RNA sequence: GGGGCAGUAGCUCAGUUGGGAGAGCGCCAGAAUCGCACUCUGGAGGUCGUGGGUUCGAUUCCCAUCUGCUCCA
Numbered sequence: 001g002g003g004g005c006a007g008u009a010g011c012u013c014a015g016u017u018g019g020g021a022g023a024g025c026g027c028c029a030g031a032a033u034c035g036c037a038c039u040c041u042g043g044a045g046g047u048c049g050u051g052g053g054u055u056c057g058a059u060u061c062c063c064a065u066c067u068g069c070u071c072c073a
Stems, first nucleotide, its partner, number of pairs: 001072007010025004019056001027043005049065005
């Protein structure tokens, strides 16, 4: 330098018709217990890497770009 993959909640990750942003763990509150742990219920928490384009509408399609991993040279 060229190709490929990944980037979504604090962490690990789902998310195919283009229209609802989610799960587990963690965190907070409550229930239960004499108390703790386990368990149960509820809640908070998001620039869907960034910028632009297409579209009535984009995490999703297109282009560029940044970061990480990987392959080729």